[in-house]
Context: one part of a larger RNA
Formats: sequence, C1' cells, structure tokens
RNA sequence: AGCGCAGGGCGAAUGCCUAGGCACCGAGAGCCGACGAAGGACGUGACAAGCUGCGAAAAGCUGCGGUUAGGAGCAAAUAUCCUGUGACCCGCAGAUAUCCGAAUGGGGCAACCCGUCCGGGGUAAACUCCCGGACAUCUAUUAGUGAAUAAAAUAGCUAAUAGAGGGGAACGACGUGAACUGAAACAUCUAAGUAGCGUCAGGAAGAGAAAUCAAGUGAGACUCCGUAAGUAGUGGCGAGCGAAAGCGGACGAGGCCAAACCGUAAUACUGAGGUAUUGCGGGGUUGCGGACCGGAGAGAAGAUAAACAAGACUUUAGCGGAAUGAGUGGCAGGAAAGCCAAGUCCAAAGAGCGUAAAAGUCGCGUACGCGAAAAGGUUAAGAAUAUCAUCCGGCACCAGAGUACCACGAGACACGAGGAACCUUGUGGGAAGCCGGGGGGCCCACCCUCCAAGCCUAAGAACUCCUCGGUGACCGAUAGUGAAGCAGUACUGUGAAGGAAAGGUGAAAAGAACCCCGGGAGGGGAGUGAAAGAGAACCUGAAACCCUGUGCUU
Repeated sequence: AGCGCAGGGCGAAUGCCUAGGCACCGAGAGCCGACGAAGGACGUGACAAGCUGCGAAAAGCUGCGGUUAGGAGCAAAUAUCCUGUGACCCGCAGAUAUCCGAAUGGGGCAACCCGUCCGGGGUAAACUCCCGGACAUCUAUUAGUGAAUAAAAUAGCUAAUAGAGGGGAACGACGUGAACUGAAACAUCUAAGUAGCGUCAGGAAGAGAAAUCAAGUGAGACUCCGUAAGUAGUGGCGAGCGAAAGCGGACGAGGCCAAACCGUAAUACUGAGGUAUUGCGGGGUUGCGGACCGGAGAGAAGAUAAACAAGACUUUAGCGGAAUGAGUGGCAGGAAAGCCAAGUCCAAAGAGCGUAAAAGUCGCGUACGCGAAAAGGUUAAGAAUAUCAUCCGGCACCAGAGUACCACGAGACACGAGGAACCUUGUGGGAAGCCGGGGGGCCCACCCUCCAAGCCUAAGAACUCCUCGGUGACCGAUAGUGAAGCAGUACUGUGAAGGAAAGGUGAAAAGAACCCCGGGAGGGGAGUGAAAGAGAACCUGAAACCCUGUGCUU
C1' cells in the first nucleotide's frame, strides 16, 4: 500500500411527517383616491435590534354589541402594571392619523428646503418661536371686471360652485401595430389585426329595437352556446383562410328625442302690423306615423321607471349541541385511544382534527337548532310623485344634408379587384324629400321588403387582485409558489433586470443541578427521560470519502 472483517468519523440520501403551496367547485365582492389612495420613509415599547400593530392621542383612544377569567403581540425571562366597577380577545361604528407619494403654496437629488395671507398663542416688542386654516393645474357653469380700438364686443383677469388628476390581477372598447414562423427558398399570402404600445370605461364592457333577413312561404332588437360546416366560397386556386340564412337552446323589454304645430323670453331687422334666429316649455316619435281641422270617447280603466319604504331574508361577532365511557377487570407499555373478558350508552351526531400509541361516547367539533346594540346587502307590501296611455274622417304641414349617391384612393366584410354588391371614409362632385327613399351580391325591369343620415336600454355571454366555505387517483422540502424559516430577502448588475440557500430534540424542556480534566472549545461522571446510540452541529441516518483495530498478501 492493496484486499477482507469489525468499529467509528464525515456526509447527507432514503423513510415517515407538514406548518406551505397547486388546481378546481359553490357563494360573495367587483373597486380605492384631493374627506389625500396604492406604496413607502421616519417614529412608536420599562428594557426593544428585527417582524407585526399603531401614528406625536403612536403594540394604542372612545362608544355600542359579543364572550369570559385571565391579560400586557411574535417572544422565553425580569420588573411594573391592568382585570367581575368585566380587563385581554372578537365584531360594528367613531376619534387620532408625522413626512413622502397624483402630491396640489414654490422648489427639490421622494420622505427635504423655502414661502405668502388670515386667525390664535408667545414676547417689553419681536424673531430664524409655536398652533390652526387657506394658497397647484385643467374643465364646466355663474358672477364681476375688462385691452389693443371712439363706442360696443372679444381676448384676458378675478371670484364662487362642481368635477377631474393617481393606483389596481384578469376580463372590455377604441386607436396604433410588428417579426420570427408557414408556404419545405421567397415577393402576393401566412403568422395576425396576434404580440407590443397608447387612450378610456365598467362590474361587467361592447352590441341592440330593422333603410334586417328571407324568397313567392315567411320571420320579427341585440348577445351567447350548439348545429348548419370544414359546407358555400376564397386562395402565387399554393400554404392556407373560411362564412351566412335556417334549425335547436340560454335569455327575454322595450323606450326617448329632432321636426311639423302652440306658447314664451332674449336678440336682430322693421314698412311698427310684424318677421327671423336662438334658448326654454308644451306637443310628438312611426312604414297601420305624427302635426293641423272636424267628430266621438274619458277629468278614465289600465301600464311601469326611478327614488322612498313597513316587513322579510342575509353578511359582518357569537351560542346550544347526545352518549353509565377522563367506564369496569386484566395484559404488555414511558404513556392507552391498542389487545383480552364481561356487559352497557348515544346516534338527524360512526365528517375531521387533537389528546404520551389506533377514541362515536376525553377536548375541539359534527348532525340539528338558535343569535345582532351597530353597520352593510338583497327583496318588497304600500303610499305619494312622475311618465305613458283611445278611435273615425278630412287636410297634405313634418319626418335627421355636405347626408344618400357617384368618381378616384384605401380599409373592412370568410370574399387577395374579382362579375364584387353590402359596410367605413381620405380627396372631389353632389340628390330626392312620401306621387319620396334604401335593400334583395355587377347591372336593368317586375315583384318583395324595409325607412338611413339622432339618443338610451336590463337579462343571457367574459374575467378573478380579493373574501368565506369546500373538494382533490394534486406536491410533500432538489417536490409544491421564486419564497413551508423575517423572500422578491441575502447576493449580482451603472441600470433595465437577475435572484438563492435554508423544515423535523422530546409526549413534556423534564434543555443536563453538582463533581472532575481543560484558558476555552470539548469531554468524563452524576442526573432527566421510554430512549441521550433523542444533548440542542439534536428523528431516521444509505453512498462517495476519511480513520482505527485486526487477518491475509506484497
């Protein structure tokens, strides 16, 4: 030195465990913010570094409820306190709430610096002293004031009132808008109106009551799902893209203006009779129209939108809740809930978790019931208000204009310019007006159908930062979130950004008094414990690797 055996060390695998995750389901909630948010900085404790809580009234203050004997967070110990005059804890409501941050008096290298005015304190008077309030910008409305410019007007300025600003996971609308890629290369095309970026909104958004479809029968707003259908089409007719009607379902809801006409106010013009325009009020709202005139009928019957609302339900604390068994006798054990024996009990409760091991009957619970001073939500009888609300005849007043439409250029439609309608519109042209107009996939006719150029609209359908409850042929510490432990931390980077490792004594600290060696670390006794071969570098404790002893070989 090698091989073997034995005993150790180091090491952390494995097993078991779960405090944390993951996915989904059912409910809820769907916003917060100038009444200063989200997020932070700095403070705040008897002692206080961190976390948590809170804010100079600072691990807290007040009220009202709940609950109950202990309490002063994580977090042991000491000191000092609080507490049946009800503390602590839980819920509701309120008070306080430094500084930064949209940050908003001005500035600024966030948490800092410097002001003005008003009121109060302070001072002999003051201040670089203290306290409170106001002072940003934009938009809208109203009022005042008011230039260039004689008058008037406007711009501007000032004030009051109201609103906005910023944050937020996804879902939504609009605007803008790639490339990789596919086409086995690549240019039209595709990827894709995707990703990204911007603006804005809501609990949903958007769409929406036919100038729609259909086809000679008819349907009757929109949205979503299934089907029609990978069909009809489209396409370097390549790669690919890809409908609609209809049918079956979910849901179900329809309304309001503009105008004619009437009235009124202001302004302008006036031939002083009025006329015009604008604002406001009435009227009126559709393809079976309305106004106006005439007639009939009701000061109706009836309908329903928002706010209010008795009451009901519900959310935010809680409460009750069975069982002779913390049974009997025995067994082994550190410990009984295990095993044996006899014989019981409850069950609308034999879900689950815990308790020294495996408990219906020990604890928390479970089935089943009960509960709110306060605040919130849903629903709602009802009353009041408001709105809507009939028919016939006549008349020919009204019914959304730089619109429809056309040309050119684009976009969007499943549809790539095609025979290319329909929809949107950049440029130019530019109607009709109910004896009117649009559509039915070039175009024309007939026929059918609808009424554009104004607005609103619940439900059905999308999502989950968040709250509560629940489930799992989901994970079990190299897994599961990046994060089971003080993690978006330590650390890296100028920065955008990147981004860890790290769980387990024991049933209970009973965490080893005392003695010995040692400076200590550490160890030997003693003691605790079922176990210390569980001793805090702590469950189990594999392998690599290292050491000791011993046998054999060289």
Predicted 3D model of a 554-nucleotide part of an RNA (large-subunit ribosomal RNA, domain I) from an Anaerolineaceae bacterium.
Lineage of the source: Bacteria > Chloroflexota > Anaerolineae > Anaerolineales > Anaerolineaceae.
The coordinates come from a structure-prediction model, not an experiment, and the mean pLDDT is 84.
RNAcentral holds the full RNA, with entries from ENA.
It matches the Rfam family "Bacterial large subunit ribosomal RNA". Rfam links the family to the GO terms structural constituent of ribosome and ribosome.